[in-house]
RNA sequence: GCCGCGGUGGUGGAAUGGUAUACACGACGGACUUAAAAUCCGUUGCUGGCAACGGCUUGUGGGUUCGAGUCCCACCCGCGGCA
Numbered sequence: 001g002c003c004g005c006g007g008u009g010g011u012g013g014a015a016u017g018g019u020a021u022a023c024a025c026g027a028c029g030g031a032c033u034u035a036a037a038a039u040c041c042g043u044u045g046c047u048g049g050c051a052a053c054g055g056c057u058u059g060u061g062g063g064u065u066c067g068a069g070u071c072c073c074a075c076c077c078g079c080g081g082c083a
Base pairs, nucleotide, nucleotide: 001082002081003080004079005078006077007076010025011024012023018066026044027043028042029041030040031039045056046055047054048053059075060074061073062072063071
């Protein structure tokens, strides 16, 4: 340099162009216990708001579309292959 695969909450990782973050782990709160472990229940992306609710968010920037994590283009980063 060329080709292929990948980049999504704190972590792993799902998601057919139609509620972004299912599920698990972790964390926090509670139940149980003399106390703890285990187990069970609830909450858990960021942000504004007393709340109701609103805004933003899938590596970065554009494009297509009524609608993009998903399709297209450029770039950045990681892994693999070829030279």
Molecule: transfer RNA
Organism: uncultured Candidatus Berkelbacteria bacterium